[in-house]
Context: one part of a larger RNA
RNA sequence: GCCAGCGAGUUAUCUUCAGUGGCUAGGUUAAGCCGAGAGAGGUGUAGCCGUAGCGAAAGCGAGUCUGAACGGGGCGUUCAGUCGCUGGAGAUAGACCCGAAGCGAGUCGAUCUAUCCAUGGCCAGGGUGAAGCAGAGAGAAAACCUCCGUGGAGGCCCGCACCGGUUAGGGUUGAAAACCUAUCGGAUGAGCUGUGGAUCGGAGCGAAAGACUAAACAAGACUCGUGAUAGCUGGUUCUCCCCGAAAUAUAUUUAGGUAUAGCCUCACGUUUUGGCGGGUGGAGGUAGAGCACUGAAUGGGCUAGGGGGUUGAAAGACCUACUAAACCCAAUCAAACUCCGAAUGCCAUCUUGCUUAGCGUGGGAGUCAGUCCAUGGGAGAUAAGUUCCAUGGGCGAGAGGGAAACACCCCAGAUCGUCAGCUAAGGCCCCCAAAUUCGGGCUAAGUGGUAAAGGAUGUGAAGUCGCAUAGACAGCCAGGAGGUAGGCUUAGAAGCAGCCACCCUUUAAAGAGUGCGUAACUGCCCACUGGUCGAUGCGACUUCGCGCCGAAAAUGAAACGGGGCUCAAGCCCGGUGCCGAAGCUACGGGUUGUAUUUAUACAGCGGUAGGGGAGCGUUCUCAAAGGGCUGAAGGGCUACCGUAAGGAGGUCUGGACUUUUGAGAAGUGAGAAUGCUGGC
Numbered sequence: 001g002c003c004a005g006c007g008a009g010u011u012a013u014c015u016u017c018a019g020u021g022g023c024u025a026g027g028u029u030a031a032g033c034c035g036a037g038a039g040a041g042g043u044g045u046a047g048c049c050g051u052a053g054c055g056a057a058a059g060c061g062a063g064u065c066u067g068a069a070c071g072g073g074g075c076g077u078u079c080a081g082u083c084g085c086u087g088g089a090g091a092u093a094g095a096c097c098c099g100a101a102g103c104g105a106g107u108c109g110a111u112c113u114a115u116c117c118a119u120g121g122c123c124a125g126g127g128u129g130a131a132g133c134a135g136a137g138a139g140a141a142a143a144c145c146u147c148c149g150u151g152g153a154g155g156c157c158c159g160c161a162c163c164g165g166u167u168a169g170g171g172u173u174g175a176a177a178a179c180c181u182a183u184c185g186g187a188u189g190a191g192c193u194g195u196g197g198a199u200c201g202g203a204g205c206g207a208a209a210g211a212c213u214a215a216a217c218a219a220g221a222c223u224c225g226u227g228a229u230a231g232c233u234g235g236u237u238c239u240c241c242c243c244g245a246a247a248u249a250u251a252u253u254u255a256g257g258u259a260u261a262g263c264c265u266c267a268c269g270u271u272u273u274g275g276c277g278g279g280u281g282g283a284g285g286u287a288g289a290g291c292a293c294u295g296a297a298u299g300g301g302c303u304a305g306g307g308g309g310u311u312g313a314a315a316g317a318c319c320u321a322c323u324a325a326a327c328c329c330a331a332u333c334a335a336a337c338u339c340c341g342a343a344u345g346c347c348a349u350c351u352u353g354c355u356u357a358g359c360g361u362g363g364g365a366g367u368c369a370g371u372c373c374a375u376g377g378g379a380g381a382u383a384a385g386u387u388c389c390a391u392g393g394g395c396g397a398g399a400g401g402g403a404a405a406c407a408c409c410c411c412a413g414a415u416c417g418u419c420a421g422c423u424a425a426g427g428c429c430c431c432c433a434a435a436u437u438c439g440g441g442c443u444a445a446g447u448g449g450u451a452a453a454g455g456a457u458g459u460g461a462a463g464u465c466g467c468a469u470a471g472a473c474a475g476c477c478a479g480g481a482g483g484u485a486g487g488c489u490u491a492g493a494a495g496c497a498g499c500c501a502c503c504c505u506u507u508a509a510a511g512a513g514u515g516c517g518u519a520a521c522u523g524c525c526c527a528c529u530g531g532u533c534g535a536u537g538c539g540a541c542u543u544c545g546c547g548c549c550g551a552a553a554a555u556g557a558a559a560c561g562g563g564g565c566u567c568a569a570g571c572c573c574g575g576u577g578c579c580g581a582a583g584c585u586a587c588g589g590g591u592u593g594u595a596u597u598u599a600u601a602c603a604g605c606g607g608u609a610g611g612g613g614a615g616c617g618u619u620c621u622c623a624a625a626g627g628g629c630u631g632a633a634g635g636g637c638u639a640c641c642g643u644a645a646g647g648a649g650g651u652c653u654g655g656a657c658u659u660u661u662g663a664g665a666a667g668u669g670a671g672a673a674u675g676c677u678g679g680c
Base pairs, nucleotide, nucleotide: 001680002679003678004677005676006675011093012092013091014090015089016088017087018086019085020084021083022082023081026049027048028047032043033042034041053060054059063075064074065073066072096235097234099232103225104224105223106222107221108220114199115198116197117196118195119194120193121192122191123189125158126157127156128154132150133149135147136146137145162186163185164184167182168181169180170179201217203213204212238615239614240613241612242611243610248261249260250259251258252257262367263366264364265363266362267361268360269359270358273357274355275354276353277351278350279349280348281347282346288340289338290337294334295333296332298330299329300328301327303324305323306322307320308319309318310317311316370395371394372393373392374391375390376389377388378387379386400411401410402409415589416588417587418586420585421584422583426579427578428577429563430562431561435576437575438574439573440572441571442570448565454549455548458546459545460544461543462542463541464540465539466538467537475532476531477530478529479528481505482504483503486500487499488498511526515524516523590605591604592603593602594601595600596599616669618666619665620664621663622662623661624660625659626658627657634653635652636651637650638649640647641646
């Protein structure tokens, strides 16, 4: 892992509600007793519930309490109960099942390990050479000192056994639940070790690491309390039918829990009270707008105050490219501004319209982690697949078609069947069902098939203004002059560093000069003019359509789903067809509800949590009726029946029990719980 078997809402008592039955202003017995087959039945009137309430009570009583009250007010005075059975739910119990870490009590453990006690054992070999002693030297000498010898000390040195476990590698479903190899520390000591013994669970023991106390010790193991508790996780077993949520508010030592309300369901009651549309009448201060208030804020004017300046001995006067209240003009801004002010929404009322909800009482829930899209906002950065509200839609709990794929987007809500038809979104060259469809344009970028500011004689359309056969535009030939090198500045400044001015003359035309150039001149262009040439042409600008550049990312083309596409298979405008879904239609079947004339009609039948309804099957019991060695149960195969759970028949196997109908009682249905046991 697979298979088989086992595996989870039970039982008792009480409460409450529904169904059903008995009796009924009453209902009912408990223990006990009689009886007997552990049965049935009888008896038992204590007690309980109901028939009257009010008051704290005394008490009074259809009333009573309060109170001074005959007033007022509170609670009552109408309404049938009670005892069984079945079912829903609750309470108390382990209370649907499995699951802690833990807490307490007692008992067992020191054959592992920690420390200690008693008694034994063990430590190759080599090195170093303390004290002491003897001798010698020195010394007057005991001593001190030096040397040689002797001697053999040491938590001394090197290094086996032994004890340990430093570093590296291997091993890491191991050879091994701590090992192997190499290397390394101690190795006469606080050494190692055999045997026997002592100390233990809030206790021991500890050269102290919370270490060790029998392979997991911040409190051992085992048994018991014990089915501890678990607002947590997981699991919870047959079928079909009807309806069908929530992820919100308030409160919470509350935030992943719970209570009440909201939303779902069932029963009973009410019977149009609900929703939509239409008419009429209302309240309001949002969007927008505005500046009349409150504030913000730009420019100008006018003009107090202030600053600065001039003058004056002072007073003062004057000036002001400074600042600036109020006022005026122009132009603005505001969630906490409003002289104004919608659309929607909301409330009321009428309604001959459409629709089918609403409300009340009671039983049962689940939900209180939501999420995306559109719109109106707050927070954020006018970020987020962000976060917090509001209104609507979807998903959640929704299948089908489209968007390549894609809960949330678009279309559309699946009762079942059909090798029938029509459509929606979206599509119609091939993959791939349907137009290589028709008419008119655009695009050349594979734009389409990613992106901005910005940039550009891309290209199409519309328009405005100029020039042009009295010759435009471009090219070519020629001129482009004089006063003058204008004045200033400057070393210089001559059209061309800079400042000021920008005139006049000759002309077909020619700037006190558009650029290049020089140290400064010279020089080369330009503007402007003539000639040549011979154009339905040339130039400037505006708006719109489609394109171009701007454009760099990590495995590999990879930014159309692919192939591939260019008067398109791209884009824009228009037309006609077709395809396309579980939508709609047609035909047939089932089921729920309503209505009635009982056979029809109409409307429904997606669905998680959840409520309600109807059934299938298993084991046992009772009653009745059956089957069976001429073959029961069980097992294998099988083309039959039923909407499903399921049920027959046949045949083979098997070899002794078993079925049907009606009722009753449950250890009553398995795929999941890292489920349990066994097999493979």